The prediction has a mean pLDDT of 80.
This is a predicted structure of a 476-nucleotide part of an RNA (small-subunit ribosomal RNA, 3' major domain) from a metagenome.
The RNAcentral record of the full RNA draws on SILVA.
Its Rfam family is "Bacterial small subunit ribosomal RNA". Gene Ontology terms of the family: structural constituent of ribosome and ribosome.

Context: one part of a larger RNA
RNA sequence: UGACGGGGGCCCGCACAAGCGGAGGAACAUGUGGUUUAAUUCGAUGAUACGCGAGGAACCUUACCCGGGCUUGAACUGCAGGCGAACGAUUCAGAGAUGAUGAGGCCCUUCGGGGCGCCUGUGGAGGUGCUGCAUGGUUGUCGUCAGCUCAUGCCGUGAGGUGUCGGCUUAAGUGCCAUAACGAGCGCAACCCCUCUCCUUAGUUGCCAUCAGGUUAAGCUGGGCACUCUGGGGACACUGCCACCGUAAGGUGUGAGGAAGGUGGGGAUGACGUCAAAUCAGCACGGCCCUUACGUCCGGGGCUACACACGUGUUACAAUGGCAGGUACAGAGAGACGGUUGUACGUAAGUACGAUCAAAUCCUUAAAGCCUGUCUCAGUUCGGACUGGGGUCUGCAACCCGACCCCACGAAGCUGGAUUCGCUAGUAAUCGCGCAUCAGCCAUGGCGCGGUGAAUACGCUCCCGGGCCUUGUACA
Numbered sequence: 001u002g003a004c005g006g007g008g009g010c011c012c013g014c015a016c017a018a019g020c021g022g023a024g025g026a027a028c029a030u031g032u033g034g035u036u037u038a039a040u041u042c043g044a045u046g047a048u049a050c051g052c053g054a055g056g057a058a059c060c061u062u063a064c065c066c067g068g069g070c071u072u073g074a075a076c077u078g079c080a081g082g083c084g085a086a087c088g089a090u091u092c093a094g095a096g097a098u099g100a101u102g103a104g105g106c107c108c109u110u111c112g113g114g115g116c117g118c119c120u121g122u123g124g125a126g127g128u129g130c131u132g133c134a135u136g137g138u139u140g141u142c143g144u145c146a147g148c149u150c151a152u153g154c155c156g157u158g159a160g161g162u163g164u165c166g167g168c169u170u171a172a173g174u175g176c177c178a179u180a181a182c183g184a185g186c187g188c189a190a191c192c193c194c195u196c197u198c199c200u201u202a203g204u205u206g207c208c209a210u211c212a213g214g215u216u217a218a219g220c221u222g223g224g225c226a227c228u229c230u231g232g233g234g235a236c237a238c239u240g241c242c243a244c245c246g247u248a249a250g251g252u253g254u255g256a257g258g259a260a261g262g263u264g265g266g267g268a269u270g271a272c273g274u275c276a277a278a279u280c281a282g283c284a285c286g287g288c289c290c291u292u293a294c295g296u297c298c299g300g301g302g303c304u305a306c307a308c309a310c311g312u313g314u315u316a317c318a319a320u321g322g323c324a325g326g327u328a329c330a331g332a333g334a335g336a337c338g339g340u341u342g343u344a345c346g347u348a349a350g351u352a353c354g355a356u357c358a359a360a361u362c363c364u365u366a367a368a369g370c371c372u373g374u375c376u377c378a379g380u381u382c383g384g385a386c387u388g389g390g391g392u393c394u395g396c397a398a399c400c401c402g403a404c405c406c407c408a409c410g411a412a413g414c415u416g417g418a419u420u421c422g423c424u425a426g427u428a429a430u431c432g433c434g435c436a437u438c439a440g441c442c443a444u445g446g447c448g449c450g451g452u453g454a455a456u457a458c459g460c461u462c463c464c465g466g467g468c469c470u471u472g473u474a475c476a
Base pairs, nucleotide, nucleotide: 001476002475003473004472005471007470008469009468010467011466012465013464016459019423020422021421022420023419026315027314028313029312030311031310032309033308034306035305042053043052064301065300066299067298068297069296070295076124077123078122079121080120081119082118083117084116087104091100092099093098106115107114108113126290127289129288130287131286135284136283137279138278139277140275142273147186148185149184150183152181153162154161155160166177167176168175192267193266194265195264197235198234199233200232201231202230203229206225207224208223211222212221213220238261241255242253243252244251245250317416321375322374323373324372325371326370327369335362338357339356340355341354342353343352344351345350382413387408388407389406390405391404392403393402429452430451431450432449433448434447435446
């Protein structure tokens, strides 16, 4: 100087407390461990691994296993020699890769040759093989915590200190005062984006107040741009004003005004560094290793196994509910190999035929909600696992191993031990909608969007994590 303390002081955080809803019990989905296996490819492992890499494992992917092939090689490229257009329908063998067959079939030329392909030789190839403890790049975490440093000066023999300490204040090393320090940098804040209010401008695909027409109905038509909305530009919030407290910074107020009040809400933004943290399998790269194989092509299998253990979720155990009928209101986003509606058929998944939308035009009626009826507390009209039968769709192909529909079957489960998680407001809880990946889908996941919409916070004694000052130390 740091680090540590079941030392002290001050302070903060859904850290505790106060509340609300969960997990831990059940069934299933998914990931992991373990076990098994020819293989169950590899990585991630307290917090900071475990619905993680994977934003789509039937083949492919695929890296794993078994078997069948190739060796200048599946892809790229230099040189030399030889041959031929390249390409290749058809047929045969084969699980396929591949092999055989070979109908047909050249361009440019300065006539030397070139383009393209095959064969032979040769120099490079190729490796998801190892090392993240050789590395770059990227990322997690402490932590959006308020810290981390420098120049000059001063102090100290020196390591180093001071500045950065003290008082007050702040979300903040934010600021004010004081001061052997005076200044500065990286962080904080602001500048950026979205949202909330208003003004202005423009007015189609959006809107309809006024005028006219028109309909069973409808901005449907003429017309208009007032309103909503959309795109562009601007304004607004600064403790600015008032009262009180304070030297000041600042604090308090059921203060005024205001759509919004003290950082208005959310996002992006992550200092010096810590964990030899993660990644050589995204990519790049040093070294080592393989080279008729640790490279590469193909068929099949596996990654989907199952006594068990754990994590994360979904659905429930019901009446604030289930079922049936009627009825209302979103936002954001995608769409031509697509999104869909209409009619017909089918109980349905869906099929056939027309039509519409490269989309503010079509897709585009959301569900909880509300109204009516029924069920009457039961393993039930709760719950839907599992199983049997019949089908639909995608795809070369649904046996291993897809989703969906219909009929039947109808298991566990009556609110969950110790323990444990999230959340402070348009939040939790609850309800549906969309997107990426994608032929299809094991999505209950991920990322977004809106609808309905709470309770509680006395307080800082305690648990956890963190910041500053101080003290002790046999630690560095």